[in-house]
A computed fold for a 1497-nucleotide RNA from a metagenome, annotated as small-subunit ribosomal RNA.

RNA sequence: AGAGUUUGAUCCUGGCUCAGGAUGAACGCUGGCGGUAUGCUUAACACAUGCAAGUCGUACGAGGUAUUUUAAAAGUAAUUUUAAAAUACUGUAGUGGCGCACGGGUGCGUAACACGUAAGAACCUACCUUUUGGAGGGGGAUAACAAUGGGAAACUGUUGCUAAUACCCCAUAAAAAUUCAGUAUUAACAUUGUUUUUACUGUAGCUGAGGAGUGAAAGUGAGAAAUCACACCAAAAGAUGGGCUUGCGUCUGAUUAGCUAGUUGGUGGGGGUAAAAGCCUCCCAAGGCCACGAUCAGUAGCUGGUUUGAGAGGACGAUCAGCCACACUGGGACUGAGACACGGCCCAGACUCCUACGGGAGGCAGCAGUGGGGAAUUUUCCACAAUGGGCGAAAGCCUGAUGGAGCAAUACCGCGUGGAGGAAGAAGGAUCGUGGUCUGUAAACUCCUUCUAUCAGAGAAGAAUAAAUGACGGUAUCUGAUGAAUAAGCCCCGGCAAACUCUGUGCCAGCAGCCGCGGUAAUACAGAGGGGGCAAGCGUUAUCCGGAAUGAUUGGGCGUAAAGCGUCUGUAGGUGGUUUUGGAGGUCUGCUGUCAAAAACCAAGGCUUAACCUUGGGCAGGCGGUAGAGUACUCCAAGACUUGAGUAUGGUAGAUGUAGGGGGAACUCUUGGUGGACCGGUGAAAUGGGUAGAUAUCAAGGGGAACACCAGCGGCGAAGGCGCCCUACUGGGCCAUUACUGACACUGAGAGACGAAAGCAGAGGGAGUGACUAGGAUUAGAUACCCUAUUAAUCUCUGCCGUAAACGAUGGAAACUAAGUUCUAGCUCUUCUUUAGAAAGUUAGUUCUGUAGCUAACGCGUUAAGUUUCCCGCCUGGGGAGUACGUUCGCAAGAAUAAAACUCAAAGGAAUUGACGGGGACCCACACAAUCGGUGGAUUAUGUGGUUUAAUUCGAUCAACGCGAAGAACCUUACCAGGGUUUGACAUACCAGAAAUCUUUCAGAAAUGGAAGAGUGCUUAUUAUUUCAAAUAAUAAGAGUCUGGGUACAGGCGGUGCAUGGCUGUCGUCAGCUCGUGCUUUGAAGUGUAUGGUUAAGUCCCAUAACGAGCGCAACCCUCGUCUUUAGUUAAUUACUCUAAAGAGACUGCCCGUGUAAGCGGGAGGAAGGUGAGGAUGACGUCAAGUCAGCAUGCCCCUUACAUCCUGGGCGACACACGUAAUACAAUGGUUGGGACAAUCAGUAGCGAUCUCGUGAGAGCUAGCCAAUCUGCUAAACCCAACCUCAGUUCGGAUUGCAGGCUGCAACUCGCCUGCAUGAAGCCGGAAUCGAUAGUAAUCGCAGGUCAGCUAUACUGCGGUGAAUACGUUCCUGGGUCUUGUACACACCGCCCGUCACACCAAGGGAGUUGAAUUGAACCCAAGCAGGUAACCCAACUUUUUUAGAGGGACCCUUCAAAGUUCGGUUUAGUGACCAUGGUGAAGUCGUAACAAGGUA
Repeated sequence: AGAGUUUGAUCCUGGCUCAGGAUGAACGCUGGCGGUAUGCUUAACACAUGCAAGUCGUACGAGGUAUUUUAAAAGUAAUUUUAAAAUACUGUAGUGGCGCACGGGUGCGUAACACGUAAGAACCUACCUUUUGGAGGGGGAUAACAAUGGGAAACUGUUGCUAAUACCCCAUAAAAAUUCAGUAUUAACAUUGUUUUUACUGUAGCUGAGGAGUGAAAGUGAGAAAUCACACCAAAAGAUGGGCUUGCGUCUGAUUAGCUAGUUGGUGGGGGUAAAAGCCUCCCAAGGCCACGAUCAGUAGCUGGUUUGAGAGGACGAUCAGCCACACUGGGACUGAGACACGGCCCAGACUCCUACGGGAGGCAGCAGUGGGGAAUUUUCCACAAUGGGCGAAAGCCUGAUGGAGCAAUACCGCGUGGAGGAAGAAGGAUCGUGGUCUGUAAACUCCUUCUAUCAGAGAAGAAUAAAUGACGGUAUCUGAUGAAUAAGCCCCGGCAAACUCUGUGCCAGCAGCCGCGGUAAUACAGAGGGGGCAAGCGUUAUCCGGAAUGAUUGGGCGUAAAGCGUCUGUAGGUGGUUUUGGAGGUCUGCUGUCAAAAACCAAGGCUUAACCUUGGGCAGGCGGUAGAGUACUCCAAGACUUGAGUAUGGUAGAUGUAGGGGGAACUCUUGGUGGACCGGUGAAAUGGGUAGAUAUCAAGGGGAACACCAGCGGCGAAGGCGCCCUACUGGGCCAUUACUGACACUGAGAGACGAAAGCAGAGGGAGUGACUAGGAUUAGAUACCCUAUUAAUCUCUGCCGUAAACGAUGGAAACUAAGUUCUAGCUCUUCUUUAGAAAGUUAGUUCUGUAGCUAACGCGUUAAGUUUCCCGCCUGGGGAGUACGUUCGCAAGAAUAAAACUCAAAGGAAUUGACGGGGACCCACACAAUCGGUGGAUUAUGUGGUUUAAUUCGAUCAACGCGAAGAACCUUACCAGGGUUUGACAUACCAGAAAUCUUUCAGAAAUGGAAGAGUGCUUAUUAUUUCAAAUAAUAAGAGUCUGGGUACAGGCGGUGCAUGGCUGUCGUCAGCUCGUGCUUUGAAGUGUAUGGUUAAGUCCCAUAACGAGCGCAACCCUCGUCUUUAGUUAAUUACUCUAAAGAGACUGCCCGUGUAAGCGGGAGGAAGGUGAGGAUGACGUCAAGUCAGCAUGCCCCUUACAUCCUGGGCGACACACGUAAUACAAUGGUUGGGACAAUCAGUAGCGAUCUCGUGAGAGCUAGCCAAUCUGCUAAACCCAACCUCAGUUCGGAUUGCAGGCUGCAACUCGCCUGCAUGAAGCCGGAAUCGAUAGUAAUCGCAGGUCAGCUAUACUGCGGUGAAUACGUUCCUGGGUCUUGUACACACCGCCCGUCACACCAAGGGAGUUGAAUUGAACCCAAGCAGGUAACCCAACUUUUUUAGAGGGACCCUUCAAAGUUCGGUUUAGUGACCAUGGUGAAGUCGUAACAAGGUA
């Protein structure tokens, strides 16, 4: 710091996603140690059990135990018992004091003076500290206890006794408040006095107060005492803690806009509090809050801080610390210094427990712990040793605060799992090209070490002391011994994003954060090997910040991407010209107070280091105080100015508006005349009108609407909008001239006004046009486009509506910034000029071009989309949706405001290259046209589809169809049926054996199987024999062949042409396709390769930001045509002629014309003239075109079968359809007879002459020929003669019968040929369609390949005869170039819309229904404070001693009052038959609305 993702590619806009950091986390896999932290985020859900607040005997009485003393009694006595007193100790309970309001927990409530910060005045404060003073005199009770009752219990009644630091009375005091006076002082007003602030001093009376302001404990302990210690009372201060008030700050919603009745105020009256106050009450007034967001609703404890970020900001508020609130839910007070009280009380409610059913008890959001909830959060531990707290004089007791331990990888930090050496490199694994490579110095092995581990020994600090006192803990730590011993996993490897291969799977299983992967060669799934990253952890999930400048203060935008209100007026608000003086609010500066500690930062220090801890220091910023600055800017106050703005005066243009009047053309209707058959309408028609007289034409009259030409990117208006002429009224603009006012300005949330068309209401009007509707056409349909008719509407008046692509898709105002140009309306001056006008200048508007600049580009460009300022409006991915709900407006239609769930990874803008268009321009082609001949009709042949079949093998569809197949009777053959074989019909290797091989015979359809016989080879070496060579024999080795065996393997016309090579088709023999450098563009790309000419051609020329080059074109090659030379064969001659080789020839070279040139036209010469004719030659590429069945080949599949052998069958079927051909339909012909002229080509398993036989096919014998020698080989059309005479024929030959021939093991399925006989359809072919431009079409025959034979009428070649036509490019087809539009890019066989049907999801309405919250009114009122209270009860005081008083208590009553009840309102949640909508969903239905002129823009 960025990256991925929209496209064929590009730039932009814009969303989605990723990489980083963090966490009180959870889950998965794994797990050695230590330190330090942290640990119910959910049910403020319910809780068993234990503990968490007591203490003081030096406040008090009683009790107990012990001792001592005294007395009494009993006993001989020791001694025992009883009573009293004293001393010591003391469990339990009680009176009394202090504490229990701290500490600990939780975050329900709370949007608030709750919190934070900074100030303030009208207050209280136990214990503590300081100072001063005091502590005199009396009194009556009561618990405990005892007795006696009630009750299950909890508990409680009555009677009697007693104490105090418990309680009561009296005396004694300072202080406080009020009034007055005096002195000093402050401030304001006015003016020399009045009022007021503060301080001090003094005096007097009233109230308090005829008992009611207030006090004591001669206490306790020690001591012989003095006295001391502790405690007590009053006052004044301090400290600490607390209560109260205020400024500022503190979440979301306006689909919450009005709220408020003690509400706001009152120096009023009263009450009340520690304290100000409507805090409460009576009375009076009618205020108070709110767009700077009141009220209402939702959510939430606040802060220091934590986390992220460069920062500004954002999110959060666990642990620690400060404040607040709460303690089962709601209400209430008591006590007290302090509470409306977590482990107190009363009442109500819910829940749980006990019960003898009468009644009682309880509150873990304390520490542990349990259940429940949940993805999820610990031990029913140790100790008061330390720190702190309560009580106590103290010892001490209590303390789940706290200190510690335990559990958990929950987080952070640290350490370890060994170190060194060790192979050209073990084994195993993986891969593989069989050579190797990787794992890998990794291991083994050798040497070494001991942090950790185990064992043994020693052993702290924390303790404050003179001594004693340690939970942690025999812990930390130290020493020694043993021995590499006890210790590595997790995720990832397609891109983002570091890291690659094999196997399996086969759109399956699965993965996935985004893009996306998987349909048989997956670096994306799963496993493995290898690699990368982190590491006692690693990944995933969740959440927050970041990246995101994607809410933009820093730091975005609004012409076309989302976004300028339809336009104007104007309120609040915001902003505002020049200048002077004063002030000093903002602003700036200095000093200062504060913002707790902790955290963060800096520097030191302590734990071996770090995390962690300790100490010290400090910046920025906020708020407050104080002192200043001021010719910076702004603000406030008072002045001045004229340039902004406005007013006056004089001109000027105009479809500006409103109202009234007038006019002609056209149309239509009515009446009359003329006239006599059609009119009208369309692509073509029809409906329609017309003999009842239309249309047409003439005349007259009526009616309504609109105003031709002028007319113009001309004018006016804020916009909508405005167009015949005249009149009246009227708004605004512009120009010029001087005067005047003196900032009066700009913008403008709300608000108001205007606002096309359509529509609505009422009243008129209605010619033409014309939604709806009807009919006619078109069509598969046609609820449309076209036609005929026609209602509302269109027009006028009045009132609504308030919207438009209301557009310049561009808010308003001001200033500045090149030029040129068109038009409109004015003005100025000079010159020219005959009026008029022209030139020049200037103001306002308006059109076009264009510099700088801006823009994603297109484009904008003084009329800005440039450079700046001010104000308003609006935008934040697409869809859902401008929809739902709510509200406001409207007669309605509807308008305005305006979401969410859900869903997608895009949607979009501009430009680029293609492709396409029922877009355009130009050009070409047997593309059309012209001409000739065909196909489509018949018969036959052949191929295909379909059907059939056991099989009819397979492939091929513009570019398949007489194609693969240049030849299916067996074979071929791949198909079917049946019969056989299994290392195989074929190849290589190994072992064993055998010469190979040949003949005969049996079974069988054959394959095959059985039997018999013949036969022992070849090469080399050695040895032996004989010999001149050489031969023979033996042995060994080798080669080839055959048989058998077992194993590797063979074999496959099995699959995939969408895994491939090679080859081929097609566009197309069309003229195109590209590159280097340069230049232009942000870029894709463009230029080059376009414009203009020209060509068959991107052929050439000119021009040119291009200059060159390549593949194509052309040429080079072959054949034919002319000539020359040379050579050759042939029976012979000749060779100008035939064959072959070499060469010449043609290049727009020459002439004329034209043109800048290229070139074009004509001519000459020439065998040939403008590419001489034909062929071969096929650019970059397209079609996943064709072929795995020519061949090759990856992968998959079969292996006693999908291999292989054999026999037979099939590929030849046959209702039918299509393609390609043959032959015909006849006289330009047919038949018979005679006659003439070719060229290619083939031949030894061959061509086969002559001769003989046969009507013939053919047969027999055989010459010649490996070919210019021989043979096939008589060419036919043609010519001559004759017949036929227009007919199903002397045309036509299908079909069928008989008889033969040939090939071949074989001719039935299923061959060809011959002879005789038979003699079908067919008389020139519908729609439609094919080929051809010259030696071509047409027509005629000949040859060859394949091949035993043939289905050949096919195919490939050869020659013979030999035409017609082309005006031309409008149209059809195909192609090329340019241009244009595009929502296409798999590229129009594209894309894509809506209804319907089906499935799922979400939300809306809905008769209702079930809850929750809140609120209004009323009823009922518990506890309780306060008030009242006749009768009732009472020790202290008083008194006249009483049946008294004062005072108190309880009952009862009243106000307030929680819960509860009733009737309403509002908000919100769930659910609901049914209704309608939206979204999503590989292959549903119907059409084709949009994108091209999308076929009606």
The sequence is in RNAcentral, with records from SILVA. Its Rfam family is "Bacterial small subunit ribosomal RNA".